[in-house]
RNA sequence: GGGUGGGGUAGAGGUUGCGGGCAACAUGAGUACCCUGCCGGAGGGGCCGGACUCCGGUGAGGGCGGGGGAAAGGGUUGACCGCCGAAGUCCGGCUGUUUUCCCGGGGCAGCCGGGCUGGGCCGUCACCAAAGAGGUGCCGGACUGUCACCCGGUUUCAAGAGCAGCCGGGUGGAGCGCUAUCUCACCG
Numbered sequence: 001g002g003g004u005g006g007g008g009u010a011g012a013g014g015u016u017g018c019g020g021g022c023a024a025c026a027u028g029a030g031u032a033c034c035c036u037g038c039c040g041g042a043g044g045g046g047c048c049g050g051a052c053u054c055c056g057g058u059g060a061g062g063g064c065g066g067g068g069g070a071a072a073g074g075g076u077u078g079a080c081c082g083c084c085g086a087a088g089u090c091c092g093g094c095u096g097u098u099u100u101c102c103c104g105g106g107g108c109a110g111c112c113g114g115g116c117u118g119g120g121c122c123g124u125c126a127c128c129a130a131a132g133a134g135g136u137g138c139c140g141g142a143c144u145g146u147c148a149c150c151c152g153g154u155u156u157c158a159a160g161a162g163c164a165g166c167c168g169g170g171u172g173g174a175g176c177g178c179u180a181u182c183u184c185a186c187c188g
Stems, first nucleotide, its partner, number of pairs: 002187010014084001017083004022078004033068007043055003047105004087117012118144002121141003125137004146173009
């Protein structure tokens, strides 16, 4: 000085990489809800189904008119913070929450275990959502990063060839990857 394997550390993909809370703005919406006038006439109260209970001819639920009038999730922007399985998603388990201290299911939030996806963009369809916003999933498209193989070029050498490096092209794989470095063990 070279190679293989284990462990550790630090990095790269991008200036639209990923996520978080904070602030402002738009939307949500003249909606929910409250008051009131009229109509109407027996049921109504949670996301669904039960149980229980409450309200209702002293007129509920519903409709029309008038007055008043929100919020959350999601979105955009700004600075900040945490990061590179960042994060997302599916399945299972546990906890909390969702009405009236109930049961079953569903929704929402968090944690654990396992599986899948390298990344962003565009598009059809489906779902979530108030939504022509956005998100998620399958599929498709080009792009991009990385490694492997193949082809061509370049470069060093007196010349030629080859290896390595670099550039370009093609095909393909996956992040349990890639690059660098430290350490341990082994090989020659």

A computed fold for a 188-nucleotide RNA from Desulfovirgula thermocuniculi DSM 16036, annotated as Lysine riboswitch aptamer. The organism belongs to Desulfovirgula thermocuniculi, within Bacteria. It matches the Rfam family "Lysine riboswitch aptamer". About the family: Riboswitches are metabolite binding domains within certain messenger RNAs that serve as precision sensors for their corresponding targets. Allosteric rearrangement of mRNA structure is mediated by ligand binding, and this results in modulation of gene expression. This family includes riboswitches that sense lysine in a number of genes involved in lysine metabolism, including lysC. The coordinates come from a structure-prediction model, not an experiment, and the mean pLDDT is 81.